Overview:
This is a predicted structure of a 360-nucleotide part of an RNA (large-subunit ribosomal RNA, domain IV) from Streptomyces albospinus. It was read from a public genome assembly. Taxonomically the source falls in Streptomyces (Bacteria, Actinomycetota, Actinomycetes, Kitasatosporales).
Context: one part of a larger RNA
RNA sequence: CUAUCGCGAAGGAACUCGGCAAAAUGCCUCCGUAACUUAGGGAGAAGGAGUACCGUUCGUUAAUUUAGCCCGUAAGUGUAGAGCUUGCGCAUCAAAUUAACGAACGGCCACAGAAAAUCGUGUUGUACAACUGUUUACUUAAAACACAGUACUUUGCAAAGACGUAAGUCUAAGUAUAAGGUAUGAAAUCUGCCCGAUGUCAUAGGCUAACUGACUUUCUAUUAUUUAGGAAAGAAAGGAACCCCUGAUCAAUGGCGGCCUUAACUAUAAGGGUCCUAAGGUAGCGAAAUUCCUUGGCCGUUAAAUGCGGUCCAGCAUGAACGAUCCCAUGAUACAACAGCUGUCUCCGCGAUAGACUUA
Numbered sequence: 001c002u003a004u005c006g007c008g009a010a011g012g013a014a015c016u017c018g019g020c021a022a023a024a025u026g027c028c029u030c031c032g033u034a035a036c037u038u039a040g041g042g043a044g045a046a047g048g049a050g051u052a053c054c055g056u057u058c059g060u061u062a063a064u065u066u067a068g069c070c071c072g073u074a075a076g077u078g079u080a081g082a083g084c085u086u087g088c089g090c091a092u093c094a095a096a097u098u099a100a101c102g103a104a105c106g107g108c109c110a111c112a113g114a115a116a117a118u119c120g121u122g123u124u125g126u127a128c129a130a131c132u133g134u135u136u137a138c139u140u141a142a143a144a145c146a147c148a149g150u151a152c153u154u155u156g157c158a159a160a161g162a163c164g165u166a167a168g169u170c171u172a173a174g175u176a177u178a179a180g181g182u183a184u185g186a187a188a189u190c191u192g193c194c195c196g197a198u199g200u201c202a203u204a205g206g207c208u209a210a211c212u213g214a215c216u217u218u219c220u221a222u223u224a225u226u227u228a229g230g231a232a233a234g235a236a237a238g239g240a241a242c243c244c245c246u247g248a249u250c251a252a253u254g255g256c257g258g259c260c261u262u263a264a265c266u267a268u269a270a271g272g273g274u275c276c277u278a279a280g281g282u283a284g285c286g287a288a289a290u291u292c293c294u295u296g297g298c299c300g301u302u303a304a305a306u307g308c309g310g311u312c313c314a315g316c317a318u319g320a321a322c323g324a325u326c327c328c329a330u331g332a333u334a335c336a337a338c339a340g341c342u343g344u345c346u347c348c349g350c351g352a353u354a355g356a357c358u359u360a
Base pairs, nucleotide, nucleotide: 001355002354003353004352005351006350007349008348010346011345014344019341028050029049030048031047036041038186053107054106055105056104057103058102059101060100061099062098063097064096065095066094071089072088073087074086075085076084077083109113121339122338123337124336125335126334127333128331129330133145134144149184150183151182152181153180154179155178161170162169163168188325189324190323192256193255194254197253198252199249200248201247202246205244206243211238215234216233217232218231219230220229257275258274259273260272261271284318285315296312297311298310299309300308301307
């Protein structure tokens, strides 16, 4: 010097991207326990006290033993009836002993009594996700995925959907309270406007392909002639989907405006005018995991704050199942703060063990 440990004056996060690492807390018994809340929780909240051993007293539980009384029964004895003695059994009560445990009081030893090991740090605010769960085996455990719940959509059973050339199989030995697909993601309060575009669905028409083809013209074998037959060219009318047209549909893909002006100082604009649009962003939330300008303005936190929390709204570029807002509980999540704690630091020192190193 390296690794793993131990101790440390005074200070106590001044370290650092960041309390990373370490320290601290820790079992059991008793006391005590807030906001908030979906009334279940929060909660081991927080915060306190006790703890070994000895003695005394008291208590609980269990086992054992003994004595008395009562009842039943058997035997003996005995009476007019009663009674007496002995043995056995059940139940109840009482006492004693032993074992384990507990409480109170007193004493005693130590720096220290959960004496070792094992063994929660706590509190507050915010964001996100409701929750338990799942995930990148070998750099990402999360706010991502899933989830219960919600909604839309397809499917009437030889179901839709999937696999397969097919036979057939799964779905399902199920039958719309079922099965498949899509989106959202507990609960609570809600989920606004737009169908012009794209998509989907539906309706009757229009145009048309293949096909069909009344009819017309030409040629031609046969026949005495017509009809009828064959070949070629043309052709009215009919005729599916797509497309056009019409309508519906946004928890389908998606979208949700400018300019000018106006109120008794100023400012602002409930209001007015005008252009455009399918419709012009509603309720909420808002410098946000979204804010460029920006370290926005104000308040709190600090001696000092590009941080954090609250508030404002001038939202570059929020916004309602690509869900919006709120929120109890939960979280090896992210951020901020406080208490305790400490060699993280001021600022390093000493010691132990194993290496390294030197010599033999």
About this RNA
The coordinates come from a structure-prediction model, not an experiment, and the mean pLDDT is 83.